[in-house]
About this RNA:
Predicted 3D model of a 73-nucleotide RNA (transfer RNA) from Candidatus Jingweiarchaeum tengchongense. Its Rfam family is "tRNA". Rfam classes the family as a transfer RNA. Gene Ontology term of the family: triplet codon-amino acid adaptor activity. Rfam's curators write: Transfer RNA (tRNA) molecules are approximately 80 nucleotides in length. The RNAcentral record of the sequence draws on ENA.
RNA sequence: GCCCCAGUAGCUCAGUCAGUAGAGCGUUACACUGGUAAUGUAAAGGUCGUGGGUGCAAUUCCCACCUGGGGCU
Repeated sequence: GCCCCAGUAGCUCAGUCAGUAGAGCGUUACACUGGUAAUGUAAAGGUCGUGGGUGCAAUUCCCACCUGGGGCU
């Protein structure tokens, strides 16, 4: 230098043939307990890596860039 993959909640990851984003764990509150833990219920938490383009509409399609991983020379 070129090619491929990944980037979504605090963490691990789903999702996406474009149509108002989810799970598990964690956190907080409550219930339960003599008190913890466990368990149950509820809640909070996201400019979907950044910037542009297309389009009525983009996490999703296109382009460039950034970060991480792998390969080739």
Lineage of the source: Archaea > Nanobdellati > Nanobdellota > Candidatus Jingweiarchaeales > Candidatus Jingweiarchaeum.